[in-house]
RNA sequence: GCGCACUUGUCGGGGUGCCUGCAUGUGAACGCAUGACAGGCUGAGACCAGAACUGGAACCCGCUGCACCUGAUCAGGUUAGCACCUGCGUAGGAAUCAAGUCGUUCGUUUUA
Numbered sequence: 001g002c003g004c005a006c007u008u009g010u011c012g013g014g015g016u017g018c019c020u021g022c023a024u025g026u027g028a029a030c031g032c033a034u035g036a037c038a039g040g041c042u043g044a045g046a047c048c049a050g051a052a053c054u055g056g057a058a059c060c061c062g063c064u065g066c067a068c069c070u071g072a073u074c075a076g077g078u079u080a081g082c083a084c085c086u087g088c089g090u091a092g093g094a095a096u097c098a099a100g101u102c103g104u105u106c107g108u109u110u111u112a
Base pairs, nucleotide, nucleotide: 001104002103003102005101006100007099008098009097011062012061013060014059017041018040019039020038021037022035023034024033025032026031047056048055049054050053068093069092070091074087075086076085077084
């Protein structure tokens, strides 16, 4: 000096869904909406506070970029239902710097 090997810190980015029951409202009923809720599904994460939309916690991710968004009221499969699985996807976007360990390369000096 380099590293698509790792660690730590700082700064930043992101998502927070779906169903069942219960209650309330609407309503002839089905259905729909809401939540002081209870339970369940997948996952790293679906949590807390406040009237909202903000704030916070945890988790994940930061160009080595499947963290996350767009396409998307998408398509196929599955399910009680849902990005739950797969496709789309070698798609288009997407958020820092530093220190250390390890490895490796080159130069200089000294010794043999």